[in-house]
């Protein structure tokens, strides 16, 4: 150059055939303890890489960019 997969919370990741974005970890509070660990409970965290098209609706579908990983040559 060319093909193919992939991008969501601070990490790791789900989100059936387009229909109200969620889950463990982490973090902050609160109960427990003499006090930490641990364990319960609660709360907050998202421009669903960027830009545009389709649709009454788009994380889901179309195309263009950026980034990441395989593979060919």
């Nucleotide at each position: 150059g060319c093909c193919g997969c992939c991008g969501u919370a601070g990490c790791u990741c789900a989100a059936u055939c387009g229909g109200c974005a969620g889950a463990g970890c982490a973090a902050a509070c609160c109960a427990u303890u003499c006090g930490u660990a641990a364990u319960g409970g609660u709360u907050a965290g998202g421009u669903u890489a960027u830009c545009a098209g389709u649709u009454c609706a788009a994380u889901u579908c179309u195309g263009a960019u950026c980034g990441g990983c395989g593979g060919c040559u």